[in-house]
RNA sequence: GAAGCUGGCCAGACAGCCGCUGCGCACCUUGCGGUGCGGAGAGGAAAGUCCGGGCUCCACAGGGUAGGGUGGCGGCUAACAGCCGUCCGCCGUGAGGCGAGGAACAGGGCCACAGAGACGAGUCCCGGCGUGCAAGCGCCGGGGGUGAAACGCGGCAACCUCCACCCGGAGCAACACCAAAUAGGCAAGCGACGACGCGACCCGCCGAGCUUGCGGGUAGGUGGCUUGAGUCCUGGCGCAAGCCAGGGCCUAGAGGAAUGGCUGUCGGGAGGCCGCAAGGCCUCUUACAGAACCCGGCUUACCGGCUAGCUUCAUCC
Numbered sequence: 001g002a003a004g005c006u007g008g009c010c011a012g013a014c015a016g017c018c019g020c021u022g023c024g025c026a027c028c029u030u031g032c033g034g035u036g037c038g039g040a041g042a043g044g045a046a047a048g049u050c051c052g053g054g055c056u057c058c059a060c061a062g063g064g065u066a067g068g069g070u071g072g073c074g075g076c077u078a079a080c081a082g083c084c085g086u087c088c089g090c091c092g093u094g095a096g097g098c099g100a101g102g103a104a105c106a107g108g109g110c111c112a113c114a115g116a117g118a119c120g121a122g123u124c125c126c127g128g129c130g131u132g133c134a135a136g137c138g139c140c141g142g143g144g145g146u147g148a149a150a151c152g153c154g155g156c157a158a159c160c161u162c163c164a165c166c167c168g169g170a171g172c173a174a175c176a177c178c179a180a181a182u183a184g185g186c187a188a189g190c191g192a193c194g195a196c197g198c199g200a201c202c203c204g205c206c207g208a209g210c211u212u213g214c215g216g217g218u219a220g221g222u223g224g225c226u227u228g229a230g231u232c233c234u235g236g237c238g239c240a241a242g243c244c245a246g247g248g249c250c251u252a253g254a255g256g257a258a259u260g261g262c263u264g265u266c267g268g269g270a271g272g273c274c275g276c277a278a279g280g281c282c283u284c285u286u287a288c289a290g291a292a293c294c295c296g297g298c299u300u301a302c303c304g305g306c307u308a309g310c311u312u313c314a315u316c317c
Stems, first nucleotide, its partner, number of pairs: 001313010012266007020041002023038006043288001047299002050297005055171004067167005072086005087101001088099004102162002107160002109156003119152001124143008175223004185214006193207002196204002230249008267286008
């Protein structure tokens, strides 16, 4: 210098103008709300909803079956199909990458094409022996070819299966609370109402009506809701994932859903032109994407940039 491998970080900055959604304070307003000021307002993936948990409700004696998942060994974790370390196998010159990586004498099933034959049966060629008039048949031994594998306790378990371990179901539209109008329900009371009880009266009972009260559900509203397996720094333990201690910080909680737009300057990138060069000028561009209960992962998308360690090759000292 070129080509790579692995990990970490950023995801334009500033100013002006116009807006949007919550919160706090003040003022106005009966109230709904309005105005002013202050302060806050998306991500590394908020995505896919693929795993695992928290939380909530329902179910549940214990054990087993069914069903699903995982699978070298050890560790981390709330848990995991995640992560770390390591062994083995494969790929790569290498840094490194990939691997559902237990069991094939418990049993079943499968093994494309080629090949006589794929584990059942059998026999492509040669030799020997037996039998037979012979063709042939039986037994034994050897060989060629095909194929990933040729008779060898063959291979395949992300085929069934066996073994070991794990797993209850549904999901914030969970769930809890407050609670209209209308229509039902329940209870009490009332009457020149009606049916029934021999029924005209009294009485009883039922029903309709009226009044009052109660209760469930719906609309609507509130909570759940963001302080949490949180994050940063320092120290200790550990190869590491991670754990422990001390200190600092609060960082969206809306809800049919805000977090936006324009202009200017400075950046980043690409292309073109000028210039010996340093550099200058012009144009274009500046991704993927959008919280909806929360968290740990995985996967996928992404203009570009910065950075650490390492590898291979070439040249020079």